[in-house]
Molecule: transfer RNA
Organism: Thermoguttaceae bacterium
RNA sequence: GCGGGUGUAGCUCAAUGGUAGAGCCACAGCCUUCCAAGCUGAAAACGAGGGUUCGAUUCCCUUCACCCGCU
Numbered sequence: 001g002c003g004g005g006u007g008u009a010g011c012u013c014a015a016u017g018g019u020a021g022a023g024c025c026a027c028a029g030c031c032u033u034c035c036a037a038g039c040u041g042a043a044a045a046c047g048a049g050g051g052u053u054c055g056a057u058u059c060c061c062u063u064c065a066c067c068c069g070c071u
Base pairs, nucleotide, nucleotide: 001070002069003068004067005066006065007064010024011023012022013021018054027041028040029039030038047063048062049061050060051059
């Protein structure tokens, strides 16, 4: 230099154009003499910029980070 892959919540993963979900962690409440466990609730995310579309995590372009291969 060329090609390919991955990027979603604090962490691990879903979601192939139509309200972004789950598990774990953490927080609050209930329960308990206390703790743990259990139950309930709330918070929390689409790597960045642009384009197409009534509507984009999803399709297209550029770019960033990481990984793999070729040279």